[in-house]
Molecule: c-di-GMP-I-GGC riboswitch aptamer
RNA sequence: UCCGAAAAAGGCAAACUCGCUCGAAAGACGGGGACGCAAAGCUACGGGCCUACGGCAGAAACGCCAUGGCAGCCGGGUUGCCGAAG
Numbered sequence: 001u002c003c004g005a006a007a008a009a010g011g012c013a014a015a016c017u018c019g020c021u022c023g024a025a026a027g028a029c030g031g032g033g034a035c036g037c038a039a040a041g042c043u044a045c046g047g048g049c050c051u052a053c054g055g056c057a058g059a060a061a062c063g064c065c066a067u068g069g070c071a072g073c074c075g076g077g078u079u080g081c082c083g084a085a086g
Base pairs, nucleotide, nucleotide: 002086003083004082011037012036016032017031018030019029021028022027035072041078042077043076045075046074047073048070049069050068054065055064056063
């Protein structure tokens, strides 16, 4: 360094739920909760997904578009705890 143990010490926290929190929404944040996670730390760089206040178009309904999001969708980048066997 790779690697990740029926190891130890710790960490995080899905769904769901609550909120006289923020947001147009997606979603975020905080409390509860625990399905999971060895980077489930950080980062929207590539792909993907969600949303559409606004913009485009339309008679309308529908539609299209991220500049808004998701890092617990997959890659990439970057930092890092512990330590057996190999």